The prediction has a mean pLDDT of 81. Predicted 3D model of a 73-nucleotide RNA (transfer RNA) from a Parcubacteria group bacterium. It matches the Rfam family "tRNA". Clan: tRNA clan. Rfam classes the family as a transfer RNA. NCBI's taxonomy places the organism under Bacteria, Bacteria candidate phyla. RNAcentral holds the sequence, with entries from ENA.

[in-house]
RNA sequence: GCGCCCGUAGCGUAAUGGAUAACGCAUCAGCUUGCGGAGCUGGGGAUUGCAGGUUCGAAUCCUGCCGGGCGUA
Numbered sequence: 001g002c003g004c005c006c007g008u009a010g011c012g013u014a015a016u017g018g019a020u021a022a023c024g025c026a027u028c029a030g031c032u033u034g035c036g037g038a039g040c041u042g043g044g045g046a047u048u049g050c051a052g053g054u055u056c057g058a059a060u061c062c063u064g065c066c067g068g069g070c071g072u073a
Stems, first nucleotide, its partner, number of pairs: 001072007010025004018056001027043005049065005
């Protein structure tokens, strides 16, 4: 260089064009405890890598960039 795959919350993942982007861990608060941990209950946290396009509607489809991984000479 070329081909393929991936990029969504602090971390790991889901969401096969349609309603408020969901779950686990972590974090915060409360309950519990002599204090912690564990356990239970509840809360916050994402303009879905960036910029365009298609569509009534895009995390999802298309194009170009950026980053990462694998393969190939």